The RNA shown here (Bacterial RNase P class A) has 388 nucleotides and comes from Maritimibacter sp. DP1N21-5. A source record names the gene rnpB. The model forms 94% of the base pairs in the Rfam consensus.

RNA sequence: GCGGAUGGCCGGACGGUCGCGGCGCAUCCGCUCAGCGAAGGUGCGUCGAGGAAAGUCCGGACUCCACAAGGCAACGGUGCCGGGUAACGCCCGGCUGGGGAAACCCAAGGGAAAGCGCCACAGAGAACAGACCGCUCCGGAUCACCGGAGUAAGGGUGAAACGGUGGGGUAAGAGCCCACCGCGGGACUGGCAACAGGACCGGCAUGGCAAGCCCCACCGGGAGCAACGCCGAAUAGGGACCUCGCGCCCCGCGUGGGCAGGACCGCCUUGGUCCAGAGGUCCGGGUUGGCAGCUAGAGGGCACCGGCAACGGUGUCACCAGAGGAAUGAUCGUCGAACCGGGGGAGACCCCGGGGAACAGAAUCCGGCUUACAGGCCGUCCGCGCGC
Numbered sequence: 001g002c003g004g005a006u007g008g009c010c011g012g013a014c015g016g017u018c019g020c021g022g023c024g025c026a027u028c029c030g031c032u033c034a035g036c037g038a039a040g041g042u043g044c045g046u047c048g049a050g051g052a053a054a055g056u057c058c059g060g061a062c063u064c065c066a067c068a069a070g071g072c073a074a075c076g077g078u079g080c081c082g083g084g085u086a087a088c089g090c091c092c093g094g095c096u097g098g099g100g101a102a103a104c105c106c107a108a109g110g111g112a113a114a115g116c117g118c119c120a121c122a123g124a125g126a127a128c129a130g131a132c133c134g135c136u137c138c139g140g141a142u143c144a145c146c147g148g149a150g151u152a153a154g155g156g157u158g159a160a161a162c163g164g165u166g167g168g169g170u171a172a173g174a175g176c177c178c179a180c181c182g183c184g185g186g187a188c189u190g191g192c193a194a195c196a197g198g199a200c201c202g203g204c205a206u207g208g209c210a211a212g213c214c215c216c217a218c219c220g221g222g223a224g225c226a227a228c229g230c231c232g233a234a235u236a237g238g239g240a241c242c243u244c245g246c247g248c249c250c251c252g253c254g255u256g257g258g259c260a261g262g263a264c265c266g267c268c269u270u271g272g273u274c275c276a277g278a279g280g281u282c283c284g285g286g287u288u289g290g291c292a293g294c295u296a297g298a299g300g301g302c303a304c305c306g307g308c309a310a311c312g313g314u315g316u317c318a319c320c321a322g323a324g325g326a327a328u329g330a331u332c333g334u335c336g337a338a339c340c341g342g343g344g345g346a347g348a349c350c351c352c353g354g355g356g357a358a359c360a361g362a363a364u365c366c367g368g369c370u371u372a373c374a375g376g377c378c379g380u381c382c383g384c385g386c387g388c
Stems, first nucleotide, its partner, number of pairs: 001384010012335007020048009029037003050359001054370002057368005062224004067271006075220005080094005095109001096107004110215002115213002117209003132155002134151007163181006183202003188197003229291003238283007247259004261275004300317007339354006
């Protein structure tokens, strides 16, 4: 200098004029008047969209409901180990497998000997299979073939053919035997673990798919701020139908007590509630107003400490949107990247002119993931080339 990988930040700036919304103060205004006060106006001050606000894919906080606790079932989710976190399907660190020359990136990462299922076409044969061509031996022909027996080393088909290479052996061959590799097994060593490793033994050995059903381990109630409350107003304290039950005993005679029974959960047990109630279906009417929920947080910045890291702890600083059909806009000026043109220079680069920068808008809030993004800046690592 070039190419590649990876982490972080910015993503228009400044000034002027006019216009918005929240909060605070003052004032106008009103009244029962020196005090109180709803809405509104005016003035001053201050704050006012994102790294993804997006997708609605996960996890929660919070609110309400389901009757609660325990167990089981159904359904759904996750799936190596250790750690972080409020939690997660997220993040960090490692292991294993794959890609890459490397830095790095990806992972669908438990079980195929519990069972079922699938592997098109081609091919002899696709899982405890199989002989198309071939090889060897015997018999018959006399030509290049036929039949029988053996074979799976060679060739072919295929994404994949029931271990690989070499040697021995054989009629020809085959883990038939041997060496090494591969596979399986238990013990030993290192490591918290996943896992890794030298030596030993075994049989020469049983393909893939579980992002097919399934088995195993762990986790999981539902709905959602249009949740849920308050105030005001109005209507019809509406109507029809179905199922179960409305029982017994005691007493001091009732809103008392006991037993049984019905209903409330997918099922069971224990408890609980309503008990004259409980559950369900259909038709119809009113309310579309206001207040609150609504922003101080599992929060943020900085420093130090612990930790490989994610992250945690301590101290300190500040408060950084709360709209309500939905607020931050419009306009002027200056600067402003990529890119284009001209000139200079060996080159790096310099000067002049033009140009004018993406994805995109909170709506209860937070932690993630995924997707979109013009351009610029900073750091680390890998490789190649050159110079000192």
It matches the Rfam family "Bacterial RNase P class A". Gene Ontology terms of the family: ribonuclease P activity, tRNA processing and dimeric ribonuclease P complex. Rfam describes the family as follows. Ribonuclease P (RNase P) is a ubiquitous endoribonuclease, found in archaea, bacteria and eukarya as well as chloroplasts and mitochondria.